[in-house]
Molecule: transfer RNA
Organism: Candidatus Woesearchaeota archaeon
RNA sequence: GCCCCUGUAGCAUAGUAGCCAUUGCGGCGGUUUUGUAAACCGCAGGUCGCCGGUGCAACUCCGGCCAGGGGCU
Numbered sequence: 001g002c003c004c005c006u007g008u009a010g011c012a013u014a015g016u017a018g019c020c021a022u023u024g025c026g027g028c029g030g031u032u033u034u035g036u037a038a039a040c041c042g043c044a045g046g047u048c049g050c051c052g053g054u055g056c057a058a059c060u061c062c063g064g065c066c067a068g069g070g071g072c073u
Base pairs, nucleotide, nucleotide: 001072002071003070004069005068006067007066010025011024012023018056027043028042029041030040031039049065050064051063052062053061
C1' cells in the first nucleotide's frame, strides 16, 4: 500500500429496512434474613463509532473517515 471482518448501555451480546432497540452480568430499590450472601420482583442506564447519501421509512443499504482485529505483498 491492497483486501476482508468488527464497532449497539459500565462489560458481553441479539436485532441485517417498519411497534417504545434484545438479553445476560453489573448498578439501584424492594421482598426474604438477626445480618450478609443466594433467590425472586421491580427500576434506571443507549446521540446504535463519526460525517454524508439512498429511500415514505435506516442499528440495518451505499460512500468517505476513525478505531480494533485478521490476511497478502